The prediction has a mean pLDDT of 81. A computed fold for a 75-nucleotide RNA from a Caulobacteraceae bacterium, annotated as transfer RNA. It matches the Rfam family "tRNA". Rfam's curators write: Transfer RNA (tRNA) molecules are approximately 80 nucleotides in length. By type it is a transfer RNA. The sequence is in RNAcentral, with records from ENA and MGnify.
RNA sequence: GGACGCGUAGCUCAGCGGGAGAGCACCUCGUUGACAUCGAGGGGGUCGCUGGUUCGAUCCCAGCCGCGUCCACCA
Numbered sequence: 001g002g003a004c005g006c007g008u009a010g011c012u013c014a015g016c017g018g019g020a021g022a023g024c025a026c027c028u029c030g031u032u033g034a035c036a037u038c039g040a041g042g043g044g045g046u047c048g049c050u051g052g053u054u055c056g057a058u059c060c061c062a063g064c065c066g067c068g069u070c071c072a073c074c075a
Base pairs, nucleotide, nucleotide: 001071002070003069004068005067006066007065010024011023012022013021018055026042027041028040029039030038048064049063050062051061052060
């Protein structure tokens, strides 16, 4: 330098044009003598950034940034 994949909650990930979600974690309450388990409820997101397409974008397109894999090049 080229090709491909990934970037969504604190962590691991799903979702792939029209409600942003799950599990774990965190907070509160109940249960217990207490802890754990269990049950109920709750908080937390510029969906990597910018622009475009569209009535409407996490999703489609372009550029950029970061990470990973492979290939090529190099003294």